[in-house]
Context: one part of a larger RNA
């Protein structure tokens, strides 16, 4: 010089764009942050429309069909393994980067073959208990795409090639004939479209597992190690493998630093440099590791799971003392600590995520407001004219000289900001009506295209565009510094005192160095110290 997630002082107008607990992975009140699906199920607590009975203050109040919109609470299903967050740990195949082989892979596509016939339970609901509460027992009954056999097997697995073995679920729309139940009414058979199911190949995405290289310090750490190294042969995995067991063998690593200490998430990148390198790893991405603290495992396609379980353990909290709750390193937000760092805000309108045939519903993800000169960048605090070089300040050789065209004073303009009025884009979608395809026995359904009308904005007093007064906005200019380094000089005060100070060094009575005034110089909404890095 440059650089900062900066902090302090002193000052501060306006936007835009970013950033914003670097310390105590200290402990947390409160709310809220992973739900949805009634097109899987039996059903009806609550609500509301409509209808039926009864009362009457003739528009309410009670009662009645789950039949309708819907749905609490439970069965089931798919999601809660993503997406948020922290860096404690970890010197590691942990991370990078190049390669490999012995795997899995919901949900997506693609392809082949199927979806046929039974049975038995249990939550709910009743009924009766236990308990302060959280929970809970026991009877009776019931449903299902839950859960189990049995039938079938083109791909599938075992196989000793002779065999053996293993699936499934059904729901929703529509419908002309024709059959069936009992005669209408409905309901099924029976066609059909969709969304699902099973089996089994392939693909894509994802994730597991090896291996070369590379990736901090200390030799005031020199040896280190019994599953240790390697076979064999059981087991275990999704899979190779001392992963783990038994036998057997003595091996295996190390001055090219093993081992032990100690520090440390790693990596695109970030700073800074003329590069070589140094330093560093916030904001955003991509990888790992963690979720009070150790441990363990169950469900799942995937966890050994932040907002799932179980022990143990330390804190906190309820208790009728017998017991039971709880995990903010999520978003706000409190205590704490600390120089230091924001709101207990809005919205799902937009992009993405779950689930749903959709309508939607949920979403502190995410958009977006709010605070903060914490950084960058951009704009304005006015423009022109003005000499009596007023006044007043400071100087002074007392003649002037400067502040200083600066001010008044004239003439102008109105960014900002203020008030008033108009206005975009982020919106595409979805709803509904018409054609037109595809499907179809079918002009239903359904599902695509297409046109017409409809229609969804949190931000929002939005961007931006006009208009009104007026220099007007009380209330838009500070800050450091002026011995040399370094760009700026004079007068007082002080008197090695009081102070200064990055370095050299100033001060002991004419201090351009200390205080203060004037004037000056550099930067400017900042300007300086600090600290840290090149």
């Nucleotide at each position: 010089g440059a650089u900062u997630g900066a902090a302090c002082g002193c000052u501060g107008g306006c936007g835009g764009c970013a950033g914003g607990c670097u310390u105590a992975a200290c402990a947390c009140a409160u709310g809220c942050a992973a739900g949805u699906c009634g097109a899987g199920c039996g059903g009806a607590a609550a609500c509301g429309a409509a209808g039926a009975u009864a009362g009457c203050u003739u528009g309410c109040u009670a009662u009645c069909a789950g039949g309708c919109g819907u749905c609490g609470a439970g069965c089931g299903g798919c999601g809660g393994a993503c997406g948020g967050g922290u860096g404690a740990g970890u010197a590691a195949c942990g991370c990078g980067u190049a390669g490999g082989a012995a795997u899995c892979u919901a949900c997506c596509u693609a392809a082949u073959a199927g979806u046929g016939g039974g049975g038995g339970a249990u939550a709910g609901c009743c009924c009766a208990g236990a308990g302060a509460a959280a929970u809970u027992u026991g009877g009776a009954u019931u449903a299902a795409u839950a859960c189990c056999g049995c039938a079938u097997a083109c791909g599938c697995c075992c196989u000793a090639c002779g065999g053996g073995g293993g699936a499934a679920a059904g729901g929703a729309g529509g419908g002309g004939a024709u059959c069936u139940g009992u005669u209408u009414a409905c309901a099924g058979a029976c066609c059909u479209u969709u969304c699902g199911c099973u089996a089994u190949c392939a693909g894509a995405u994802g994730a597991g597992c090896c291996u070369g290289c590379g990736u901090g310090a200390g030799a005031u750490u020199a040896g280190c190690u019994a599953g240790u190294u390697g076979g064999u042969g059981g087991g275990g995995u999704a899979a190779a493998g001392g992963c783990u067991c038994a036998c057997c063998a003595a091996g295996g690593c190390g001055a090219c630093g093993a081992u032990c200490u100690c520090u440390a998430g790693c990596u695109g990148g970030u700073c800074u440099g003329a590069g070589a390198g140094g330093a560093u790893g916030a904001u955003c991405a991509g990888c790992c590791a963690c979720a009070c603290u150790g441990g363990g495992a169950c469900u799942g396609a995937g966890a050994c799971a932040c907002g799932g379980c179980c022990c143990a353990g330390a804190c906190u909290c309820c208790u009728a003392c017998g017991g039971g709750a709880g995990g903010c390193a999520g978003c706000a937000g409190u205590g704490g600590g600390g120089a230091a760092u924001a709101u207990u805000g809005g919205a799902c309108a937009a992009u993405g995520g779950g689930c749903g045939c959709a309508a939607g519903c949920c979403u502190g993800a995410u958009c977006c407001a709010g605070c903060c000169a914490u950084g960058c960048c951009g704009c304005g605090u006015g423009u022109g004219u003005g000499a009596a070089g007023a006044a007043g300040g400071c100087c002074u050789u007392c003649g002037g000289g400067u502040u200083g065209u600066a001010a008044a004073g004239c003439a102008c303009u109105u960014u900002c900001a203020g008030c008033g009025a108009g206005g975009a884009g982020g919106a595409a979608a979805g709803g509904u009506u018409g054609c037109c395809g595809c499907u179809u026995a079918a002009u239903a359904c359904g599902c695509g295209g297409u046109a017409g009308c409809u229609g969804u904005g949190a931000c929002g007093u939005u961007a931006c565009u006009c208009g009104c007064a007026g220099a007007a906005g009380a209330a838009a200019a500070g800050g450091a510094c002026c011995g040399g380094c370094u760009a700026a000089c004079u007068c007082c005060g002080u008197g090695c005192c009081a102070g200064c100070a990055g370095c050299c060094g100033c001060g002991g009575u004419a201090a351009u160095a200390c205080g203060g005034a004037g004037g000056g110089u550099c930067c400017a909404a900042g300007c300086g110290u600090u600290a840290a890095u090149c």